[in-house]
A computed fold for an 84-nucleotide RNA from an Anaerolineae bacterium, annotated as c-di-GMP-I riboswitch aptamer. The source organism's lineage runs through Bacteria, Bacillati, Chloroflexota and Anaerolineae. It was read from a public genome assembly, where an Rfam model found it. The model forms 95% of the base pairs in the Rfam consensus. Rfam family: c-di-GMP-I riboswitch aptamer. Its Rfam clan is "c-di-GMP_I riboswitch clan".

RNA sequence: AAACCGAAAAGGCAAAGCUAGUGAAAGCUAGCGGCGCAAAGCCAUGGGUCUAAAGUGAAGAACUAUGACUGCCAGGCUGCCGAA
Numbered sequence: 001a002a003a004c005c006g007a008a009a010a011g012g013c014a015a016a017g018c019u020a021g022u023g024a025a026a027g028c029u030a031g032c033g034g035c036g037c038a039a040a041g042c043c044a045u046g047g048g049u050c051u052a053a054a055g056u057g058a059a060g061a062a063c064u065a066u067g068a069c070u071g072c073c074a075g076g077c078u079g080c081c082g083a084a
Stems, first nucleotide, its partner, number of pairs: 005082002012037002017032006035071001041077003045074003048069003055063002
């Protein structure tokens, strides 16, 4: 120095909920808030989950992502600190 790993320290992010906006919805954005997180930083690449405006369908039931979720799991890239 690096890898594994995660004690300490400096910090970081921010669940549910409330308010306002936006969207067809799932959701997202901002403020308050703080459940938790060693990548809860970034990427929608694989799997999975959610929604169904438009479309299909008997005008029904329903199906379907081009929409969404990285704080669902995996993968890739990058980063702070340094005890055992």